[in-house]
This is a predicted structure of a 1508-nucleotide RNA (small-subunit ribosomal RNA) from an uncultured prokaryote.
């Protein structure tokens, strides 16, 4: 940092898609070892069972037991010390509010950052002062008692650092105060150890005294809490209004403390578009992840903080709690139970079930650190240090190194030639990391603690005690005999996953046949898949790889950085204005924002940098930076806010003009059209593509006259003019709006913009009432149509008019928000007002304002805009963010209603889209061209037949060709063969080809069987070449083996070649340079010309190449050479035949050459090309004809012509024979032949060709047959013989329009030829029969001249068989005004939603399936809020007649004070009933949406799409 995906390419827009990079991850496969992290994300579901908070005897009463030692002892036991500063358990302190855990709730001072202060703080520290002197009690414990039990209960006895009074009060609290000060309240506990100076008794003790450790009171301080502000802090407005302790005062009470925190009374407020309140969904932060950054996303593990403890409420104890392992109370669950009652809370560490896709040992240890308690020792501590289990990330190392070519063996490919795995193994040589074994072996351990002891302390230097340094001594590892180090031997034990059509590194064989199956996306698979599965082979990562999943990037695809809106998604219909956002020159202050230095803060960790320790890295220590923040101050005042002042040029107002379909009201007016009356007039009129529907003899249409009534203003009329839009069109009047143009003059920024809000607003439409000519939805009625609920006619209501409410939309479009400056004010028009100049004019210069077209720069994806910007700035409003689902669903507002308005989601698809391009295509245009039409000549199509094909049929009727371009075509010739079918009958290395063995020469002759094919057996018979004579090679033939053969099986959609057909149309391209962002365009397009992109001129082209054309053949003329088998003008001879001789002039033959080229002439034309006449030629403008076929279309035809990949077959789908079939035969086409007759048939008779052919042939001639034909036979390998007779024609007869003397089908008979065969299935000859048919419907085809039409003639193929076919001459026309139309084609040029390209694209009902939504009588969850009912525990309030140690007080009996049980009284939790909200699930039936194979019906859109 991109890339795939929309199209036949292009550009843009735009969405989906990938490659990153992380992860508390899961899940597939594999798994060697080590460090170092982490590890219930889901049921804040339940939880068995064991730990987790105790501790202090130096605070106190009371105090056991085993053991041990010592005494006594009836040997049973007893006694005493010891255990013991002891266990248990009690009082009391202290501590349990920390530490662990989790994230439900919570949008909130709950967190974060900064401040604040009406407060409180246990343990710590420091300071100052104190510690005096009574008292009464209750556990524990004895006894007695209830209960299954958990637990009490009565009587008695006791200590204290438990309780309780009095005393004292420096500070300290309340009051009051003259600020001196008075006056009142209010504490306290000791305990251990050591000492004898002083008192008392005195071996030493006690008072004392001292040292520590407690304790009480005040002050400070650390530390922690509480509370309180400002600012930050998620989604939804389809949640817009909420709130009555609510907002304030007052006074009361309450708390450590400020407050409506709580009462009572008064007031009536406080929030809220800068988003109240409601609803959803979250703990927050440091941080992590992701990013280039601004963001985005998230809050695991560690830090910090807050809430929570089974659910739900309350408090007490305390410094601190309404308290995770405390109390009560309610409620669900679990357990016990003797049924009376009771225990319980793992969201602490393990660990269980269950829930999910998924998350570990019911582990050692206090050795460290760290906490509670203690003077200490020490006890406790699932904190925490460790270890166990998971590849769960991250990090290292390892699985060996060097050499080794016969390029092994094997696999895989293969063009067979090799080529790869591959130096890759094997083999030599080597090293020893983990791992295994074996032996050394850490560091973390330093303290307390005991001794010893100086400072300071006790008034002292003594003596003691002793705290904090120092010295010294001794103990103390869970992990773990770990880490680390050595050593011995061994290459030994250690590689796997995923890809491999493009993105995206990586090919290749099988096998599979749109099936199995892949797929992230584009897509791959229908018989040769690099894409499916397998192999080999590669590529990429590696003890890991993939795969799902989730976020951030990619995505500038929500654009603050950094995006848009004429046509791709987007400009509100238009104004008028309200917040609100912006604002013109200048002077001054001020410092609120900005700036600018300081200074606090910004926790540690984390990221960065530097350093250091584990060999290294992960990690982990240290120090530094950095934290863009917030808060306080300092300075400057250019900006911008905010005051004061001042300017005028932005806006305005005032005078003085002219122009308007601006609006509203009220009146006028004339054309038309209708319709009434009257006239004048007869038969038709109207109407259409055409026609009927209609109107009319009852008098229409037409015409004149008169009148009625209603709408709507021609001509001017103009990309003219006015208005914000909407929209405004005769003509006077009224009455209003507004803009523009001169020239002062005046106010003194008043502006621009606009969310909400308000008014306006075409047509239709809707309500009252009116009014209704004329055109019209509905509707009917008549054509048209397969149908025609349409388009076309005849007709006709609503409405369209008016008046007054509504309605609020439109391609309401310049598809372009509204204001503002600037930038070519460059041309040229147009409308209103003005100035100049002065030939006053239809000039001409110019100024403002509108309105239009061209255009330069710029700008845009093009297209286009372009001073009326879509240009360049700066402000401000509204709107987009893929296509469908949808401007719809539900919710709300509005409206009579029809609707409108505001607006989703599920789901589905990878596109839909904008501009331009290159072809196609059009029932779109313009040029031009062809037998394309038209104008002619003959035909088809009707009939027999001939032939091919469909069809049927058959055992087989072999197979291919299918619009022109399949259908007398492959077949230039199916009786067997052909032959590929079919039946049967044989064979299996084969009918054929190579090789390898064996045998035998080949090869002939007979003979069994058989339809044959073979079968079976005899018989002759021995060759060439070499030779060492034994034999061996060629070749041939039999038999074996097997590689191989065969195959008209299949794929022409694997393929070569050849071939059709657009089209012998005139086109298709290309190098340079040039235009365009591209695809591409130009060239090639225009003006003429031509048969022709042929030529010519013009032009950002200039060249060029394939086609055209010409070279080549043929044919028409003319030379020149040659002269037989050709020819005969002259000679000569004849049989009279160029038949001889002789000649080659003449035809001819076949070779050279020649000739035609718009060359010359004249016009026309642009001095061009080129047409047009002419002239001279045998031929004149390509003379006629043929070959010759551009780039490419048609997966056009051939695998049955040959070739040939793949594929099948392989005792057969190969091969061999026999006989059948391809010749069937209701039928329907297509080509073709004869004909329907007199331009004719018949008959006779006489002519004139060309091109072939011929030896396995062509045959003359002659005889025979009526005849096909037969026999005999001459010539001829051919310009010499022969086929061969040309025939239409000509002359002569004849026959007279009939089914005929036309036609000749069919059937009878009898024959000839071929042939191995003639039935099925030839051809032809005679003789007889004599059918159809009398010019052929709809509809079709050839043809423009030596052509059609007609006549015959030959060849190929072939024993034999054309009406086919391929060619040859004879005779020999008629018409082409002409380019509207049918066809078909070239060229420009629009349109285009088509590109498989109109045989396209495509659109909607209906039917079937599926799938999500709406709505639905209802029905059943969860949450809420309101009323009302209830009221446990507990706090407080009051009452306490009962009961009652400590204080007082007493006459000792009691009494008070003050307390407890009780009991009432407000608050209130669960429960209950009641009525609403909001949200799920689910539902007969229902509604459209969306998707799917080749369903049905129209054909609405896309070209003028056929009615734009």
């Nucleotide at each position: 940092a991109g890339a795939g995906u929309u199209u036949g390419a292009u550009c843009c827009u735009g969405g989906c898609u990938c490659a990153g990079a992380a992860c508390g991850a899961a899940c597939g496969u594999u798994a060697g070892c080590g460090g170092c992290g982490c590890g219930c994300u889901u049921a804040a579901c339940a939880c068995a069972u064991g730990c987790a908070a105790g501790u202090c005897g130096u605070a106190c009463g009371a105090g056991a037991a085993c053991g041990c030692u010592c005494c006594c002892u009836u040997c049973g036991g007893g006694g005493a010390g010891u255990u013991a500063u002891u266990a248990a358990a009690g009082u009391g302190g202290c501590g349990c509010a920390c530490g662990g855990g989790u994230g439900a709730g919570u949008a909130a001072c709950a967190c974060g950052u900064g401040g604040g202060u009406a407060u409180c703080u246990a343990c710590c520290u420091u300071u100052c002062g104190g510690c005096g002197g009574g008292g009464g009690a209750c556990a524990a414990c004895a006894c007695c008692u209830g209960g299954a039990a958990a637990c009490g209960g009565g009587u008695g006895c006791u200590a204290a650092u438990a309780c309780c009074g009095c005393a004292u009060a420096c500070g300290u609290c309340g009051g009051c105060u003259u600020c001196g000060g008075c006056c009142g309240g209010g504490a306290a506990a000791g305990a251990u150890g050591g000492c004898c100076u002083c008192u008392u008794c005195u071996u030493g003790a006690a008072a004392g005294c001292u040292a520590u450790c407690a304790c009480c009171g005040a002050a400070a301080g650390a530390u922690g809490a509480g509370u309180c502000c400002g600012c930050g802090u998620c989604c939804c407005a389809u949640c817009a209004g909420c709130u009555u302790g609510u907002u304030g005062g007052u006074a009361g009470g309450g708390u450590a403390a400020a407050a409506g925190c709580c009462u009572a009374c008064c007031a009536a407020g406080g929030c809220u578009a800068c988003g109240a309140c409601g609803g959803g969904u979250a703990g927050c932060u440091g941080g992590u992840c992701u990013g280039a950054g601004a963001g985005g996303a998230u809050g695991a593990u560690c830090a910090g903080u807050c809430a929570c403890a089974c659910u739900g409420g309350a408090a007490c104890u305390g410094a601190g709690a309404c308290a995770c392992g405390g109390u009560c109370c309610a409620g669900a669950c679990u357990c016990c139970u003797a049924c009376g009652g009771g225990a319980g809370g793992c969201a602490g560490c393990a660990g269980u079930g269950g829930g999910g896709a998924a998350u570990u040992u019911u582990g050692c240890g206090c050795a460290a650190u760290g906490g509670a308690c203690g003077a200490a020792a020490g006890u406790c501590u699932g904190a925490c240090g460790c270890a166990g289990c998971a590849a769960u990330a991250c990090c290292g190392c390892g699985u060996g190194a060097a050499g080794g070519a016969u390029g092994a063996a094997g696999g895989c490919c293969c063009u067979u030639g090799g080529g790869u795995c591959g130096u890759a193994a094997a083999c030599u040589u080597c090293u020893g990391u983990c791992a295994c074994u074996g032996g050394g072996g850490a560091a973390g351990a330093a303290a307390u603690a005991c001794u010893c002891g100086u400072a300071a302390g006790a008034a002292a230097u003594a003596c003691u005690c002793g705290u904090a340094a120092g010295a010294g001594u001794g103990c103390u590892g869970a992990c773990g005999g770990u880490a680390c180090c050595c050593a011995c031997a061994a290459a030994g034990g250690a590689a796997g996953c995923a890809c491999c059509g493009g993105c995206u590194a990586a090919c290749u064989c099988c096998g599979u046949g749109c099936c199995a199956g892949c797929a992230g996306c584009c897509g791959c698979g229908g018989u040769a898949a690099u894409a499916c599965g397998g192999a080999g082979g590669g590529u990429g990562c590696a003890a890991g790889c993939g795969u799902u999943g989730u976020u951030c990037g990619g995505a500038a695809u929500u654009a603050u950085u950094g995006g848009g809106c004429g046509u791709a998604a987007a400009g509100c219909g238009c104004g008028u204005g309200u917040a609100g956002g912006c604002g013109g020159u200048u002077u001054u202050g001020u410092a609120a924002g900005g700036c600018u230095g300081a200074u606090g803060u910004g926790a540690a960790a984390u990221c960065c940098c530097g350093g250091g320790g584990c060999u290294c890295a992960a990690c982990c220590c240290c120090g530094g930076a950095a934290g863009u923040g917030c808060a306080u101050u300092u300075g400057a005042a250019a900006c911008c806010c905010c005051g004061a002042g001042a300017c005028u040029u932005g806006a305005g107002u005032a005078u003085g003009g002219g122009a308007g379909a601006g609006g509203g009201a009220a009146g006028u007016g004339g054309a038309a059209u209708u319709c009434c009356a009257g006239g004048u007039g007869u038969a038709g009129a109207g109407g259409u593509g055409a026609a009927a529907u209609u109107c009319g003899u009852a008098g229409a249409u037409a015409u004149c006259u008169g009148g009625a009534g209603g709408a709507a203003c021609a001509c001017c009329g103009g990309u003219g003019g006015c208005g914000a839009a909407g929209g405004c069109g005769a003509c006077u009047u009224c009455c209003u709006g507004g803009a523009c143009c001169a020239a002062u003059a005046u106010u003194g920024a008043c502006g621009c913009u606009g969310a909400g809000a308000c008014g306006c607003g075409a047509a239709a439409g809707c309500g009252u009432g009116g009014g209704g000519a004329g055109a019209a939805a509905a509707c009917a009625g008549g054509a048209u149509u397969a149908g025609a609920u349409a388009c076309c006619c005849u007709g006709g209501u609503a409405g369209u008019c008016c008046a007054c409410g509504c309605c609020g939309u439109a391609a309401a479009c310049g598809a372009u928000g509204g204001g503002u400056a600037c930038u070519a004010g460059g041309g040229u028009g147009u409308a209103g007002c003005g100035g100049g100049u002065a030939u006053u004019g239809a000039c001409c210069c110019u100024g403002c304002u509108g309105u239009g077209c061209c255009g330069c720069a710029g700008c845009u994806a093009a297209c286009g805009c372009a001073u009326u910007a879509a240009g360049u700035g700066a402000a401000c409003c509204g709107c987009c963010u893929g296509g469908g689902g949808a401007g719809u669903a539900c919710g709300a507002u509005c409206g009579c209603a029809a609707g409108a308005u505001u607006a989703a989601a599920a789901c589905u698809c990878a596109a839909a889209g904008a501009a331009a391009u290159u072809g196609a295509c059009g029932g779109g245009g313009g040029c031009c061209c062809g037998c394309a039409c038209a104008a002619g000549c003959g035909g088809u199509g009707g009939a027999g037949c001939a032939u091919g094909u469909g069809g049927u049929u058959u055992a087989a009727u072999u197979c291919g060709a299918c619009g022109c371009a399949a259908c007398g075509c492959g077949c230039a010739g199916a009786a067997c063969c052909u032959u590929a079918c079919c039946u049967g009958g044989a064979u299996u290395u084969g009918a054929c080809a190579u090789c390898c063995u064996c045998a035998g020469a080949a090869u002939c002759c007979c003979u069994u069987g058989g339809a044959c094919a073979c079968u079976a057996g005899g018989g002759a018979g021995u060759g060439c070449c070499c030779u060492u004579c034994g034999g061996g090679g060629a070749g041939c033939u039999c038999a074996g083996u097997g590689a191989a053969a065969g195959g008209u099986g299949c794929u022409g959609c694997a393929u070569g070649g050849c071939u059709g057909u657009c089209g012998u149309c005139a086109g298709c391209u290309c190098g340079u340079g040039u235009c365009g962002u591209g695809a591409g365009a130009a060239g090639u397009u225009g003006g003429g010309u031509u048969a022709a992109u042929u030529c010519c001129c013009g032009c950002a082209a200039c060249g060029a190449g394939c086609g055209c054309a010409a070279c080549c053949c043929c044919u028409u003329u003319c030379u020149u050479c040659a002269g037989u088998u050709g020819c005969c003008a002259g000679c000569a001879g004849u049989u009279c035949g160029g038949c001889u001789g002789g000649g080659c002039a003449c035809u001819c033959u076949a070779g050279u050459g020649a000739g035609a080229c718009u060359g010359c002439c004249g016009g026309u034309g642009u001095u061009a090309a080129a047409c047009c006449g002419g002239a001279g030629g045998a031929a004149g403008g390509u003379g006629g004809g043929g070959a010759u076929g551009a780039c490419g279309u048609c997966a056009a035809g051939u695998c049955c012509u040959c070739a040939u990949g793949g594929c099948c077959c392989u005792u057969a789908u190969g091969c061999c024979c026999a006989g059948g079939g391809c010749u069937a035969c209701u039928c329907a086409c297509g080509u073709g032949c004869u004909a329907c007759a007199a331009u004719g048939g018949u008959c006779g008779g006489c002519a004139c060709a060309g091109a072939g052919g011929g030896u396995c042939g062509c045959a003359a001639a002659c005889u025979c047959g009526c005849g096909a034909g037969a026999g005999c036979a001459a010539g001829c390998a051919a310009a010499u013989c022969c086929c061969a007779a040309a025939a239409a024609g000509c002359c002569c007869a004849u026959c007279u329009c009939a089914g005929u003397u036309c036609g000749g089908a069919u059937u009878g008979g009898a024959g000839u030829c071929u042939g191995c065969a003639a039935u099925g299935c030839g051809a032809c000859u005679c003789c007889a029969u004599g059918a159809a048919g009398g010019a052929g419907g709809a509809a079709u085809c050839g043809c423009u001249a030596g052509u059609a039409a007609u006549c015959g003639c030959g060849g190929a193929u072939c024993a034999g068989c054309a009406u086919g076919c391929c060619g040859c001459g004879g005779u020999g026309a008629a018409u082409a005004c002409g380019u509207u139309c049918c066809c078909g084609g070239g060229c420009c040029u629009u349109g285009u939603a088509c590109a498989c390209a109109c045989c396209g694209c495509c659109c909607g009902u209906c039917a079937c399936a599926c799938c999500a939504c709406g709505a639905g009588a209802g029905u059943u969850g969860a949450u809420u809020a309101c009323u009302c009912c209830a009221g446990a525990a507990g706090u407080c309030g009051u009452c306490g007649a009962g009961c009652u140690a400590a204080c007082c007080u007493u006459u000792c009996g009691g009494g008070g004070a003050g307390g407890c049980a009780g009991g009432c009284g407000c608050c209130c939790a669960a429960g209950g009933a009641g009525u609403g909200g909001u949200u799920g699930g689910u539902a007969a039936c229902u509604g459209g949406g969306g998707u799917g194979a080749a369903g049905u019906c129209g054909u609405a859109a896309c070209a003028a799409g056929g009615u734009a």

Its mean pLDDT, the model's own confidence on a scale to 100, is 84. Rfam family: Bacterial small subunit ribosomal RNA. Rfam links the family to the GO terms ribosome and structural constituent of ribosome.